[in-house]
RNA sequence: AACGCUGGCGGCGUGCCUAACACAUGCAAGUCGAGCGCGAAAGGGGCUUCGGCCCUGAGUAGAGCGGCGGACGGGUGAGUAACACGUGGGCAACCUGCCCUCGGGUGGGGAAUAACCCAGGGAAACUUGGGCUAAUUCCACAUGACAUCCCGGGCCCACAAGGGUCCGGGAUCAAAGCUGGGGACCCUACGGGGCCUGGCGCCUGAGGAGGGGCCCGCGGCCGAUUAGCUAGUUGGUAGGGUAACGGCCUACCAAGGCGACGAUCGGUAGCCGGCCUGAGAGGGUGUACGGCCACACUGGGACUGAGAUACGGCCCAGACUCCUACGGGAGGCAGCAGUAGGGAAUAUUGGACAAUGGAGGAAACUCUGAUCCAGCAACGCCGCGUGGAGGAUGAAGUCUUUCGGGAUGUAAACUCCUGUCAGAGGGGAAGAAACUUUUGCGACCUAAUACGUCGCAGAAUCGACGGUACCCUCAGAGGAAGCACCGGCUAACUCCGUGCCAGCAGCCGCGGUAAUACGGGGGGUGCAAGCGUUGUUCGGAAUCACUGGGUGUAAAGGGCAGGUAGGCGGGCCGAUAAGUUGGAUGUGAAAACCCUGUGGCUUAACCCAGGGCUGGCAUCUGAAACUAUUGGUCUUGAGUACGGGAGAGGGAGAUGGAAUUCCUGGUGUAACGGUGAAAUGUGUAGAUAUCAGGAGGAACACCGGUGGCGAAGGCGGUCUCCUGGCCCGCUACUGACGCUGAGCUGCGAAAGCUAGGGGAGCAAACAGGAUUAGAUACCCUGGUAGUCCUAGCCGUAAACGUUGGUCACUAGGUGUUGAGCCCCUAAUAAGGGCCCAGUGCCGCAGCUAACGCAUUAAGUGACCCACCUGGGGACUACGGCCGCAAGGUUGAAACUCAAAGGAAUUGACGGGGGCCCGCACAAGCGGUGGAGUAUGUGGUUCAAUUCGACGCAACGCGAAGAACCUUACCUGGGUUUGACAUCCCGACGUAAGCCCAAGAGAUUGGGUCCUCUCGCAAGAGACGCCGGGACAGGUGCUGCAUGGCUGUCGUCAGCUCGUGCCGUGAGGUGUUGGGUUAAGUCCCGCAACGAGCGCAACCCCUGUUUCUAGUUGCCCUCUAGCCGUAAGGCUGGAGCACUCUAGAAAGACUGCCAGUUAUAAGCUGGAGGAAGGCGGGGAUGACGUCAAGUCCUCAUGGCCCUUAUGUCCAGGGCUACACACGUACUACAAUGGCCGGUACAAUAGGAUGCCAAGCCGCGAGGUGGAGCCAAUCCCCAAAACCGGCCUCAGUUCAGAUUGCAGUCUGCAAUUCGACUGCAUGAAGGUGGAAUCGCUAGUAAUCGCGGAUCACGCAGGUCGCGGUGAAUACGUUCCCGGGCCUUGUACACACC
Repeated sequence: AACGCUGGCGGCGUGCCUAACACAUGCAAGUCGAGCGCGAAAGGGGCUUCGGCCCUGAGUAGAGCGGCGGACGGGUGAGUAACACGUGGGCAACCUGCCCUCGGGUGGGGAAUAACCCAGGGAAACUUGGGCUAAUUCCACAUGACAUCCCGGGCCCACAAGGGUCCGGGAUCAAAGCUGGGGACCCUACGGGGCCUGGCGCCUGAGGAGGGGCCCGCGGCCGAUUAGCUAGUUGGUAGGGUAACGGCCUACCAAGGCGACGAUCGGUAGCCGGCCUGAGAGGGUGUACGGCCACACUGGGACUGAGAUACGGCCCAGACUCCUACGGGAGGCAGCAGUAGGGAAUAUUGGACAAUGGAGGAAACUCUGAUCCAGCAACGCCGCGUGGAGGAUGAAGUCUUUCGGGAUGUAAACUCCUGUCAGAGGGGAAGAAACUUUUGCGACCUAAUACGUCGCAGAAUCGACGGUACCCUCAGAGGAAGCACCGGCUAACUCCGUGCCAGCAGCCGCGGUAAUACGGGGGGUGCAAGCGUUGUUCGGAAUCACUGGGUGUAAAGGGCAGGUAGGCGGGCCGAUAAGUUGGAUGUGAAAACCCUGUGGCUUAACCCAGGGCUGGCAUCUGAAACUAUUGGUCUUGAGUACGGGAGAGGGAGAUGGAAUUCCUGGUGUAACGGUGAAAUGUGUAGAUAUCAGGAGGAACACCGGUGGCGAAGGCGGUCUCCUGGCCCGCUACUGACGCUGAGCUGCGAAAGCUAGGGGAGCAAACAGGAUUAGAUACCCUGGUAGUCCUAGCCGUAAACGUUGGUCACUAGGUGUUGAGCCCCUAAUAAGGGCCCAGUGCCGCAGCUAACGCAUUAAGUGACCCACCUGGGGACUACGGCCGCAAGGUUGAAACUCAAAGGAAUUGACGGGGGCCCGCACAAGCGGUGGAGUAUGUGGUUCAAUUCGACGCAACGCGAAGAACCUUACCUGGGUUUGACAUCCCGACGUAAGCCCAAGAGAUUGGGUCCUCUCGCAAGAGACGCCGGGACAGGUGCUGCAUGGCUGUCGUCAGCUCGUGCCGUGAGGUGUUGGGUUAAGUCCCGCAACGAGCGCAACCCCUGUUUCUAGUUGCCCUCUAGCCGUAAGGCUGGAGCACUCUAGAAAGACUGCCAGUUAUAAGCUGGAGGAAGGCGGGGAUGACGUCAAGUCCUCAUGGCCCUUAUGUCCAGGGCUACACACGUACUACAAUGGCCGGUACAAUAGGAUGCCAAGCCGCGAGGUGGAGCCAAUCCCCAAAACCGGCCUCAGUUCAGAUUGCAGUCUGCAAUUCGACUGCAUGAAGGUGGAAUCGCUAGUAAUCGCGGAUCACGCAGGUCGCGGUGAAUACGUUCCCGGGCCUUGUACACACC
């Protein structure tokens, strides 16, 4: 600036950035009668013969001639990359009207022409012919120099042609008048003139001031994908032209001139003072104000003039617009207003010459869209206001809330004040000083008291703004606040709505149902008559780095060398003074900026005055260190000579052996070859293998080495020839000859290209065989270009040390190559030391983002070159150059992304590595997967089959008990303060229980029944019910809002902290390492030292012993009674040794011995011991992970329902059934089944319970009732063992299914219970791929008990005991895990 929302006042500024687009209308440059000649009309008055005339208007208006001014002022920025601008100079190469100063002059003549008159042409604009006339118009003459030119001379100056000045001579050229006053004198046609005097002019010359012209140094844009440009071009001579130099122009002559310090070309642009920004240096910009330039519809041209190549002049051409009688004409707002158009966007067709300034004029004055004012616009800056003080019940309202409150908020109301601005009334400036006129006085001029000029004093006239600023009075808080923002950056937080929707967003990013980020409300923050947004510029950005950057890995060192221009350059002595530096002078306009000011407007903005500043340029003068230039000199840089030396350095020629292949011949037979395994291929026409001979090409084993050489690319058998460089030693010589190096030139792996050779092996392409989902690959069999040579192109590579070259300096240590010196030695070998040159490793300081580099620097410095500036597009396109081509080199933009990238860190991961664990594998035993059934799940079905759980870690899980209940689901029937809690209000004295009736029941109706405490009573209270209100209630949603609890990795050995230390930091160290362990267990070491949570231990059970205790337990011993022939049994007593019970202790700690390890920790073996190295089992679960599971245990935020999603009831469903999966049971049989007999447990339970004996029943069970509130009574085994039968079969296996008959529980077994008996007798003959558990009292196998519970789907689950194995070589592999290490482009982290 614009746009959005909003808008009270004033001051000062500013206002077409776009279409230099087109313009209606008005105005913007005229003036002078004191230069000149003409010269009206209306009106008024008078006369009239009524045609008109006279006076006045009036010498007015008006045009014309003439003069001055229209070249200033005002506008615009199109063009212009230029002496256009800025700055500083030059003109000895120039001009200058008006103005100022000085000198001189202004004499006497002549002529024309407009106006005007007459006649004509034309529509008009305009114009033709004839005639008259004036001047400050024009012309010639005179005079004339200090002017110009020529000649001669003197002096001075200058870079040159030359300039200045003085003297003398010659030539050439002038003029205009107008006006004021005037005494005497003169002339007069009486108007006047001469004459005198003043003023304004005019001519000529000199000087000044101001203005202009030309020339030069320096300075300020982009592009090299524009590298060559130039014919008047560059210079000269002569001439022309100009105010003036000049190729400015012309002729001739010469062939120059400009350019990498960027010419030419293209693009862009008016330049500057300044303005914005910045600490500065810079960067951006050129609006307003000021200086310069350019332009005036577009292009060209001259005229006039002092000045123009002229915005409101002329001519020509063009485009456009207008007029036209079609023949012709007119016009130029980039002046002020204004219009159309363009555009996001930019104002009034205003007032006045009052002031300032300008033109003309003697002046009055006229003109002036310059200017001064006013109008419009919050466009900017500045100032003011929208009130001030008090005021808590912290009112109402609103928002929020944990409902208690909190916020808005002293805010309001209310009380008391004030009066700015706006409003009304009244008063009322400054801006005005001049000019001019006039009066008076003085001075000058003059003959003059006149005129004129000047000065002083007085008076008169003149204000657009504007009745404005300002002042006074009046009334009344009355008329005057918005905008943006509130997740972080960035000051400011809550509620509701919305639900990846709508939307926000400058960047990061918000929104998927609790959004401080969306929209609204409340509140808050910021600014305020403005506030936001968008755009632009600078800053931050040291992100183009002059101040002040980089190039090993982030972008960036040219592939390497030679070398031109250029840049830089050793020691000493001298000269000069270009750079450098001191002083002085000039300039650097004004405005701006800064400072000062009791400066002026009430303040400020604004304005004024003075000072400062103005990094530059120029001139003069000094200095001489440094740089430079120049003269001389030196030897250390550089080079040359001499003596040695190493080497795959380069080129050419010759030559050698091994091997591959091929050919010939011999021997020989069925294979060979190839691979992970194969096949293609070769081979009975004789391969492969083997022997001998031959051919041909290519490459050179061992030596061979972070060894050598080369500038790089690169170079490897041996010998010869030619040849480059390097190193060492010693003296001599040259005397800075050096370093770098844009362009340029050369070299330059492999592949590729051209031509001709060559071709053994290898081998792109190609073919075949395999592999594979495919396999245009990897593997195999073949195989052509090519690889080799000669000649020539190409010119690129991860051409890399990803590290340009040269020189100097800056701790060391240790290898190695070459030469030299010294020591040792018999020795030139080996060895040691020193030094020079190379080549490696380690490492200090220093550097580095870190990694790392570190005398071979990436350290510290100097010089030169090349290169970089976010990623992609793009090693691209276009253009140029090069190339035979392939292509190379140079090298963009549009568009797109919010990153791309480096180094390091912690994790995670790897079909990376090392070490080590685990029933992880292996070794074993038994299962699952096949059958039937049970049970859970999916699916399907259904009115409903309630819900949850889904890899391990959901699926005999929640559920330790679904016929009703449970129950949350469905259908139907009811109910609404409710099935349940608390409180309040009102009424009642009931209610419960029992009985009857209706109903499926809930429920309803009736009957029966009929309170308690205190108090005399009234009444109060408790309890219950009814009605009402608060509220209840919800297994409704969200486990991704949560608490709690739980699962899992995992009983894996880990996870952390404090202090210290290291690191810029993330972080590391500790916790890594060496051992060891079940263990981060312990030991040792260590920039760590300690500590915590885990491990272990402490706790419980069990294994041994001791002590204590001894009933209901026990019975070694003693004893009494009873039964019995006896053995013995039963009962009782004594007793407590044993068993047992249950309390307390002991015990095991690598304690002891030996070996081993490191003398440690520990490990191995042994002794003793009930038990030995954690004795066995349990409880115990670190930091954390999985948004794991659970809102249906419970709790809980938010949301939802409230005559329903609450609650009551009946019936049904959760028990469905083509199917699929998980978990189990029972089997398939003889280690078995059946029958008979005989043994042996432990845990645990028992009162509306466990239930004995006896009796009944085939049995489930019934009956019965003893005992037991339980170490007392009850419930109690099976496998096993003994004997017998069965004899390998769908069976005397197996028991599903079904029929009949029963038992039990229960209100009730139909949907839908378990059990019993008889009958029936299905599948199944050991289970595919796959898969599970278990390492010892374990697996396997056998039964028993409990919880829940009326019963039951328990074959589940949790426990208990009985019998009781096999195997482990070992850690390659599968799975999971721990530690160290490595890579990573992963971090929602390899699913």
Notes:
Predicted 3D model of a 1391-nucleotide RNA (small-subunit ribosomal RNA) from an uncultured bacterium. The RNAcentral record of the sequence draws on Greengenes. The prediction has a mean pLDDT of 85.